This is a predicted structure of a 69-nucleotide RNA (Glycine riboswitch aptamer) from uncultured Faecousia sp. Taxonomically the source falls in Faecousia (Bacteria, Bacillati, Clostridia, Oscillospiraceae). The model forms 89% of the base pairs in the Rfam consensus. RNAcentral holds the sequence, with entries from MGnify. The coordinates come from a structure-prediction model, not an experiment, and the mean pLDDT is 77.
RNA sequence: AUCCGGGAGAGACUGCGCGGAAGCGGCGCCGAAGGGGAUUGCGAAAGCUCUCAGGCAAAAGGACCGGGU
Numbered sequence: 001a002u003c004c005g006g007g008a009g010a011g012a013c014u015g016c017g018c019g020g021a022a023g024c025g026g027c028g029c030c031g032a033a034g035g036g037g038a039u040u041g042c043g044a045a046a047g048c049u050c051u052c053a054g055g056c057a058a059a060a061g062g063a064c065c066g067g068g069u
Base pairs, nucleotide, nucleotide: 001069002068003067004066005065006064011027013026014025015024016023028056029055030054034052035050036049037048
C1' cells in the first nucleotide's frame, strides 16, 4: 500500500419539494476522513483545540484496532 472484520457521536427538527429520499433555506448539534490552530528553550505530534470541510434514520464514509498478502 491493498483486502477482510470491528468501528463512536450528534434533529428521520422545520419550510419548500415529496410516496420516500435527494436538493435548497432556517435554527440546533457532533468530531473519529481531511484541514487549520496553540503550548513548549527549540522542534515534532496528538485521543488537545477550532468546526473550514464533513456528518446528525438507513446506505456511504469513518480516526483507531485485529488478521492476511